[in-house]
Predicted 3D model of a 143-nucleotide RNA (c-di-AMP riboswitch aptamer (ydaO/yuaA leader)) from Humidesulfovibrio sp. Of the family's consensus pairs, 88% are formed in the model. Rfam family: c-di-AMP riboswitch aptamer (ydaO/yuaA leader). Gene Ontology terms of the family: cyclic-di-AMP binding and regulation of gene expression. The coordinates come from a structure-prediction model, not an experiment, and the mean pLDDT is 77.
RNA sequence: GAGGACUUCUUGCCGAGUUCCGGGACUGUGUCCCGGGAGCGGGGGAACCACUCCCUUGGGGCGCAUCGCCGGACACCACGGCGUAGGACACUCUUCGGUCCGAGCCCGUCAGCUAACCUCGCAGGCGUCGAAGGGGAAGACCU
Numbered sequence: 001g002a003g004g005a006c007u008u009c010u011u012g013c014c015g016a017g018u019u020c021c022g023g024g025a026c027u028g029u030g031u032c033c034c035g036g037g038a039g040c041g042g043g044g045g046a047a048c049c050a051c052u053c054c055c056u057u058g059g060g061g062c063g064c065a066u067c068g069c070c071g072g073a074c075a076c077c078a079c080g081g082c083g084u085a086g087g088a089c090a091c092u093c094u095u096c097g098g099u100c101c102g103a104g105c106c107c108g109u110c111a112g113c114u115a116a117c118c119u120c121g122c123a124g125g126c127g128u129c130g131a132a133g134g135g136g137a138a139g140a141c142c143u
Base pairs, nucleotide, nucleotide: 002143003142004141006139007138008137009136012126013125014124018038019037020036021035022034023033024032025031026030039122040121041120042119043118044117049112058110059107060106061105062104067083068082069081070080071079086101087100088099089098091135092134093133094132095131096130097129
């Protein structure tokens, strides 16, 4: 180095939501606050392009979280129920089955795209199912 057969896949996962430095607080060794750097994610914002008849309805953004139907005297909203686009399920991909989520918030009548430029965020929730097949990684063994 090649081949064979075997075992394992955990020290983490979803998410942009991480990481480093300085100062401070707590009596504390890892959490919080302030400032900054890097990285990551989002929004606004030219030209070109797109759009550019009238009426009605305001519209837009983050996010997987959207759209229907039904209910109570109920058009809308809100609430509740049933579904549903979509999302998660632990190395990874595909298939089958199963479980769970299918929220919340912001702008304020205004936003197509978008170089320069401007601006915001870095939370929260958990320990995560089963089967088959493909791929990958690691370990020790044999030739």